[in-house]
RNA sequence: UGAAGAGUAAGAACAGUGCGCGUCAAGUGUCUGCGGGACGGGGAGUUGCCCGCGGAACGAAAAGCAGCUUUAUGGCUGCUUGCGGUGUCUGUUCUGCAUCCCGCUUCG
Numbered sequence: 001u002g003a004a005g006a007g008u009a010a011g012a013a014c015a016g017u018g019c020g021c022g023u024c025a026a027g028u029g030u031c032u033g034c035g036g037g038a039c040g041g042g043g044a045g046u047u048g049c050c051c052g053c054g055g056a057a058c059g060a061a062a063a064g065c066a067g068c069u070u071u072a073u074g075g076c077u078g079c080u081u082g083c084g085g086u087g088u089c090u091g092u093u094c095u096g097c098a099u100c101c102c103g104c105u106u107c108g
Base pairs, nucleotide, nucleotide: 001108002107003106004105005104010095011094012093013092014091015090016089018088019087020086021084022083023082030056031055032054033053034052035051036050037049041102042101043100044099062081063080064079065078066077067076068075069074
């Protein structure tokens, strides 16, 4: 000096006799305002990513059994089976430095 390569945070998919929440609609997804954060070992760092708090539009699957209560319709509680682009945990696989500079490994 040239070429090749490795590694993070994090994310996605799938799985589980897992643990919950909702089913009286929260959550998830979409748009948007404000604030914050993270982004290979070091430095810088976005129009990208994530999180928190608001706003807007859209939007859903319940059923059975038992008990209590009510004159009754009905209401409440529990359990079971479902349902939700549901939360979390664990596992597997995959993706993965926006970008720039430096560093690391191998080879020339």